Context: one part of a larger RNA
RNA sequence: CUGGGCGUAAAGGGCACGCAGGCGGAUAUGUGUGUUUGUUGUGAAAUGCCAGGGCUCAACCCUGGAGUUCGGCAGAAACUGCAUAUCUGGAGUACUGGAGAGGGAAGCGGAAUUCCCGGUGUAGCGGUGAAAUGCGUAGAUAUUAGGAGGAACACCGGUGGCGAAGGCGGCUUGCUGGACAAUACUGACGCUGAGGUGCGAAAGCGUGGGGAGCAAACAGGAUUAGAUACCCUGGUAGUCCACGCCGUAAACGAUGAGUGCUAGGUGUUGGGGAGACUCAGUGCCGCAGCUAACGCAAUAAGCACUCCGCCUGGGGAGUACGACCGCAAGGUUGAAACUC
Numbered sequence: 001c002u003g004g005g006c007g008u009a010a011a012g013g014g015c016a017c018g019c020a021g022g023c024g025g026a027u028a029u030g031u032g033u034g035u036u037u038g039u040u041g042u043g044a045a046a047u048g049c050c051a052g053g054g055c056u057c058a059a060c061c062c063u064g065g066a067g068u069u070c071g072g073c074a075g076a077a078a079c080u081g082c083a084u085a086u087c088u089g090g091a092g093u094a095c096u097g098g099a100g101a102g103g104g105a106a107g108c109g110g111a112a113u114u115c116c117c118g119g120u121g122u123a124g125c126g127g128u129g130a131a132a133u134g135c136g137u138a139g140a141u142a143u144u145a146g147g148a149g150g151a152a153c154a155c156c157g158g159u160g161g162c163g164a165a166g167g168c169g170g171c172u173u174g175c176u177g178g179a180c181a182a183u184a185c186u187g188a189c190g191c192u193g194a195g196g197u198g199c200g201a202a203a204g205c206g207u208g209g210g211g212a213g214c215a216a217a218c219a220g221g222a223u224u225a226g227a228u229a230c231c232c233u234g235g236u237a238g239u240c241c242a243c244g245c246c247g248u249a250a251a252c253g254a255u256g257a258g259u260g261c262u263a264g265g266u267g268u269u270g271g272g273g274a275g276a277c278u279c280a281g282u283g284c285c286g287c288a289g290c291u292a293a294c295g296c297a298a299u300a301a302g303c304a305c306u307c308c309g310c311c312u313g314g315g316g317a318g319u320a321c322g323a324c325c326g327c328a329a330g331g332u333u334g335a336a337a338c339u340c
Base pairs, nucleotide, nucleotide: 004311005310006309007294008293012308014199015198016197017196021192022191023190025087026086027085028084029083030082031081034079035076036075037074038073039072040071041070049065050064051063052062053061054060090189091186092185093184094183096181097180102176103175105173106172107171108170109153114148115147116146118144119143120142124135125134161168162167204245205244206243207242208241209240213239214238218234219233220232221231256307257306258305259304260303261302264285265284266283267282268281269280270279271278272277289296290295313340314339315338322333323332324331325330
């Protein structure tokens, strides 16, 4: 090494693209790399193993044999590899068609909050369990007319849709990615993917803008034994935009990707079909089977195969050290002593 595992017990990489590598559809012919049969050579002796024998047994000793991922020669041709030819089911291309908060850019819209200005109007408003801080006779709250600005898009809205994941929701325009269905074509062009590269919520960081509402920190008022909280009044970073970093998460379906196979029932989204039905998604229930149980059950956690990642008692510890990355915050990789 060979083992057993990874929904919840330790364990699926946050997600994708993809070099190397591993694995790879159907038919025919050839070859004979792997594979395999026979024979032969060699593998010193002793030891070890197997069979038999000798010391009264055994240890010990003797005889024979097997034993090599090895070499030569002669065969076999199913599978694997290689070569050639062919095929259409995997995969892809073209065209037609409908669906969609998929992405990025520009423009536009209405409701609401806040602020400013004017009118009406007068003593309260606000807030709470109750209050107070706060605002208000320098005219607030309320109401009405006009204006400014920023952010988010009620209803539709849906176990609805789209996207690889993160995620995406007002309307219009042009740019752009993907999936699906029907038809034709190419003819295995495929799957996975260590390293690598790219994408990656929120918070945070850098430079410049913006700042309505909300709101860490902070201040005040309450509560309380205290109250560095929960409640209230304020309020700055931040939240928003552009460009550049960070690279993490309960990044979750706590379930890697791909392919085939294995009862049904019922809802829903988008195609095709006159219909029966069928294709692609998304839910619920449920058989066989699986599971420690819960549960899963054609969107598998069932039956199998291929490739990758990961686990191997708890704490110490995702720490120390080193290395790489980062402006920093920190991230990635990742122990041991000791202890139970």
Predicted 3D model of a 340-nucleotide part of an RNA (small-subunit ribosomal RNA, central domain) from an uncultured Synergistota bacterium. Its Rfam family is "Bacterial small subunit ribosomal RNA". Model confidence (mean pLDDT): 89 of 100.